[in-house]
A computed fold for a 65-nucleotide RNA from a chicken gut metagenome, annotated as transfer RNA. RNAcentral holds the sequence, with entries from MGnify. It matches the Rfam family "tRNA". About the family: Transfer RNA (tRNA) molecules are approximately 80 nucleotides in length. The family's RNA type in Rfam is transfer RNA.

RNA sequence: CCAUGGCUCAAUGGAUAGAGCAACAGACUUCUAAUCUGUAGGUUGUAGGUUCGAGUCCUACUGGG
Repeated sequence: CCAUGGCUCAAUGGAUAGAGCAACAGACUUCUAAUCUGUAGGUUGUAGGUUCGAGUCCUACUGGG
C1' cells in the first nucleotide's frame, strides 16, 4: 500500500453495491466459433467503534505486496 461475484476492476458517507471477461439459457449457424439477447452469481477479509446512514471514516486482527 492492497483485500468488493469464478477472474480483472469501479462505486463523493446517502437509490436494491455496478461494469468487463468467464459460466448458463435462448436467437443465428449444417455444426463449431464469432455476433446478438437474457439469466444466475456478492453477508464488500474477520471482529469492534463513529454516524440518522459505512464498501467508504477510526481501531485491532488475518492474509498478500